[in-house]
Molecule: transfer RNA
Organism: archaeon
RNA sequence: GGGCCUGUAGUGUAGUGGUAUCACACAAGGCUGGCAGUCUUGAAAUCCGAGUUCGAUUCUCGGCAGGUCCA
Numbered sequence: 001g002g003g004c005c006u007g008u009a010g011u012g013u014a015g016u017g018g019u020a021u022c023a024c025a026c027a028a029g030g031c032u033g034g035c036a037g038u039c040u041u042g043a044a045a046u047c048c049g050a051g052u053u054c055g056a057u058u059c060u061c062g063g064c065a066g067g068u069c070c071a
Base pairs, nucleotide, nucleotide: 001070002069003068004067005066006065007064010024011023012022018054026042027041028040029039030038031037047063048062049061050060051059
């Protein structure tokens, strides 16, 4: 320098056009004398910009970051 892949709550993930899933973690409450544990509830996310579309996490282009291969 070039090709390919990936980017989603604090962390790890699912979602392939219609307001985003689950687990751990976090907060509140119940059970317990307390801790632990368990149950219920809650908050929290689509890397950035542009385009297509009635509508974009999803499709297209560019950028950024990471990984991998080639040189």